[in-house]
RNA sequence: CACUUAUCCAGAAAGGCAGAGGGAAACGCCCGAUGAAGCCUUGGCAACCCCGGAAGACUGAAUCAUUCAUUCUCCGAGAAGGUGCCAACUCGUUCCGGCCAUUAAGGGCUGGGGAAAGAUAAGUC
Numbered sequence: 001c002a003c004u005u006a007u008c009c010a011g012a013a014a015g016g017c018a019g020a021g022g023g024a025a026a027c028g029c030c031c032g033a034u035g036a037a038g039c040c041u042u043g044g045c046a047a048c049c050c051c052g053g054a055a056g057a058c059u060g061a062a063u064c065a066u067u068c069a070u071u072c073u074c075c076g077a078g079a080a081g082g083u084g085c086c087a088a089c090u091c092g093u094u095c096c097g098g099c100c101a102u103u104a105a106g107g108g109c110u111g112g113g114g115a116a117a118g119a120u121a122a123g124u125c
Stems, first nucleotide, its partner, number of pairs: 002124007013042005021031003025094004043086003048082002050078001051076003055073003059069004090117001095112006
């Protein structure tokens, strides 16, 4: 890089270096010299992996009773460790509809879907 599964309207920033960009893409709209990206330090959020617990189910092993192990589900006012994250819902739209407006448009409002795209985690090769 590719593939699979889950989640994405919650949450959480200060300091130092640096010096003009950044928000994935297009369009829009924003953030930015009252300091962007990036790097470092400290802090925090969250709970995917993880940690602890209980019951139920599947499967397997041993057994007189029963016990043990894997996986799934549930609870935690758990967070030592591995990731991740700390402007705006994934900033909005992108696909399919409804209503309205306009000379027109990539317009306004709204419903659905998770299809496409993206991000993160866990796993597979």